[in-house]
RNA sequence: CGGGAUGUAGCGCAGCUUGGUAGAGCGCUUGCAUGGGGUGCAAGAGGUCACAGGUUCAAAUCCUGCCAUCCCGA
Numbered sequence: 001c002g003g004g005a006u007g008u009a010g011c012g013c014a015g016c017u018u019g020g021u022a023g024a025g026c027g028c029u030u031g032c033a034u035g036g037g038g039u040g041c042a043a044g045a046g047g048u049c050a051c052a053g054g055u056u057c058a059a060a061u062c063c064u065g066c067c068a069u070c071c072c073g074a
Base pairs, nucleotide, nucleotide: 001073002072003071004070005069006068007067010026011025013023020057028044029043030042031041032040033039051065052064053063054062
């Protein structure tokens, strides 16, 4: 320098192909059960979908640029 993959909740990830309410798990908070812990059950909080722009009635999703990490080639 060229090519490819990944980036979404505190963490590891799904959703993208086929645009239409942003999700489950673990963790966290509260309540109940227990003498307490662990554990179980119930409820809840938490997101500029890496970033910037474009297309569209509507973008995590399509297009362009850019950044970071990883892989391959030179």

Description:
Model confidence (mean pLDDT): 82 of 100. Transfer RNA from an Erysipelotrichaceae bacterium, 74 nucleotides, folded computationally. It was read from a public genome assembly. It matches the Rfam family "tRNA".